[in-house]
């Protein structure tokens, strides 16, 4: 150089100007107690000064702090999890290491415990999808047909010779059915998982033997499984040695079996201060009260007043941001992490701020906005820079 493989960083810069919001420091308009001292609490506006959105604030999918309820122990049910180890508040998250799967590498994906506990489910094809199956071929038996071969009798022919009028013997030549051997075709019975075909998948693989044709039937070699040995903490891994001819198909993000885990609710969690109204408790006062009918009296009929307390409502304060926190230098560790020492403060509202608007430059700028806080995941994200590693080319 060129392809590619893994991390991390950053996410327009600089100036003015005018806003919004928290806090600090001034400031005191106001206002409430009050023992009347301009004593005390609280405090608008102004004006200085300083902070003010993210790597994902996201989805809210897991795991923790916290905060109210509830819980003696144990189990059922429910959901979640799944190789080993170790990290960590904790995790379904990271590390590292083991197996498979991809890729030449770098490296990168995997709910990765059981289907040798039952149970079920499985579309087209296809003979058969499970302690399977005979469609096609192979081998075998046999019915029936067809060829070819071989042997004559019966019977035809033909030809010599004899008898001889038609014929009629002897002899030699050809032909010739069944049967029997072979082939080779069809239908049935049986054998066979060696070859072919169907499929996403058909009961190990190569040879040799054997067999009527096959078959782990038998043997050697790989493979497998299971005890054992040898390394590893352990998953696992290697192949000593023994020992099974190999059974057991696939699916558990299918019921289900094993092992571990998990109380439930969420900051509108919750905790403290507390008007007016209405109701409630406690005490004390009244019975010659009060209220309505009524001009008045008798009558009926309904009803209390003050304090003091508690619980609740509106209201308002905390809950809030110092935290499992960031940085630096350093020890441990492969690493996740961790330990010490020193420095640092980095939004806290609450109907809700972090905006507007000019100038000047660039590579013209993505995805997107806090709401108790933290750790992981996961998804979105334009464009830049920097390490590390791998292949191959090329030059010295």
């Nucleotide at each position: 150089g060129a392809a590619g493989u893994g991390g991390g960083c950053u996410g327009g810069a600089c100036g003015g100007u005018c806003g919004c919001u928290g806090c600090u420091g001034u400031g005191g308009a106001g206002g409430u107690c009050u023992c009347c001292g301009u004593g005390a609490c609280u405090g608008a506006a102004g004006c200085a000064g300083g902070g003010g959105a993210g790597g994902a604030a996201a989805g809210u999918c897991c795991g923790g702090g916290c905060u109210u309820c509830a819980u003696a122990g144990g189990g059922c049910a429910a959901g979640g999890u799944g190789c080993c180890a170790g990290g960590u508040a904790a995790u379904g998250c990271c590390u590292g290491g083991g197996c498979g799967g991809c890729g030449a590498a770098a490296g990168u994906c995997g709910a990765c415990g059981g289907c040798a506990a039952g149970u079920g489910c499985a579309g087209c094809a296809g003979a058969g999808a499970g302690u399977a199956g005979a469609c096609c071929g192979c081998c075998u038996a046999u019915u029936c047909c067809u060829c070819u071969c071989c042997c004559u009798a019966a019977c035809c022919c033909u030809c010599u010779c004899c008898c001889a009028g038609a014929g009629g013997g002897c002899g030699a030549g050809g032909g010739g059915a069944u049967c029997a051997a072979g082939a080779g075709g069809u239908g049935u019975g049986g054998g066979u998982a060696a070859g072919g075909g169907u499929g996403a998948a058909a009961g190990g693989g190569u040879g040799c033997g054997g067999u009527a044709a096959g078959a782990g039937c038998g043997c050697a070699c790989c493979g497998c499984g299971u005890g054992u040995c040898u390394g590893g903490u352990a998953a696992c891994a290697g192949u000593u040695c023994a020992c099974g001819g190999c059974a057991a198909g696939g699916u558990a993000a299918a019921c289900c079996c094993c092992a571990c885990c998990u109380g439930a609710a969420g900051c509108a969690a919750g905790a403290c201060c507390a008007a007016a109204u209405a109701g409630g408790a406690a005490u004390c006062c009244u019975g010659a009260g009060g209220c309505a009918c009524g001009g008045c009296c008798c009558g009926u009929g309904c009803u209390g007043g003050a304090u003091u307390c508690g619980g609740g409502u509106a209201g308002g304060u905390c809950g809030c941001u110092u935290g499992a926190g960031c940085g630096u230098a350093u020890g441990a560790g492969u690493g996740a992490u961790u330990g010490u020492a020193c420095g640092c403060c980095u939004a806290g509202a609450g109907g809700a701020a972090u905006g507007a608007u000019c100038g000047u430059c660039c590579u013209c700028g993505a995805c997107a906005g806090a709401a108790c806080c933290c750790g992981g995941c996961u998804u979105a994200u334009a464009g830049g820079c920097c390490c590390a590693c791998u292949u191959c080319u090329c030059a010295a």

The RNA shown here (Bacterial RNase P class A) has 396 nucleotides and comes from Acinetobacter corruptisaponis. The coordinates come from a structure-prediction model, not an experiment, and the mean pLDDT is 75. The gene name in the source record is rnpB.